[in-house]
Molecule: SAM riboswitch aptamer (S box leader)
Organism: Pelotomaculum sp.
This record gives sequence, structure tokens and C1' cells, in this order.
RNA sequence: UUCUUAUCCAGAGAAGGGGAGGGACGGACCCUAUGAACCUUCGGCAACCUCAAGCGCUGCUUGAAAGGUGCCAAUUUCCUCCGGAAUGUCGGACAGAUAAGAA
Repeated sequence: UUCUUAUCCAGAGAAGGGGAGGGACGGACCCUAUGAACCUUCGGCAACCUCAAGCGCUGCUUGAAAGGUGCCAAUUUCCUCCGGAAUGUCGGACAGAUAAGAA
């Protein structure tokens, strides 16, 4: 990098450095000198991998958080396409992110 599967309306930030951007892309809208990205430290959330127990055992349920990841503004910030439905709604697809496995 590609493929497969699962999840994405919940949750969780301070300090120091840094010094103008950031929210994937385009548009909208928003955050940001009351300090963006990024780096470091500490903290936290969650529970994919993991661990323990139970059960009707290709798995499910409950619990844990030491380790591998991830995350800590706004639903994945919102949008586009298809189908249904009186519109603001529901379901699905695409795109994206993350995890686990494979090439």
C1' cells in the first nucleotide's frame, strides 16, 4: 500500500516547548494570538487485540486494564448517491477513520 471483517449519535485534557494554522479531500460551517499544527511530560477515556470467570462453547455473557493499538471541540461537524415515506425522517451505498487478520 491492497484485500477481508467489525465499529463509528457514548466517553475522556492539563502543563512545558512552539508560533499560524487546524477540523482527510472540495464546498459550507466552525475552532484558533484568551495561542493552531507539531514535539515532550503527566493524566484520562474506551475496550479492538489481550486477561479472568461463567455458560447452552467456531461463540456468547459478565468483569479487569498490566501489555499492543486507538482516542480525549462540534454525530465521522454537516453535505453526495439509491430506495421507502408529505419535506426536517428511516434504511442502504460511496468516501474516510480505527482495530484485527491476510497478501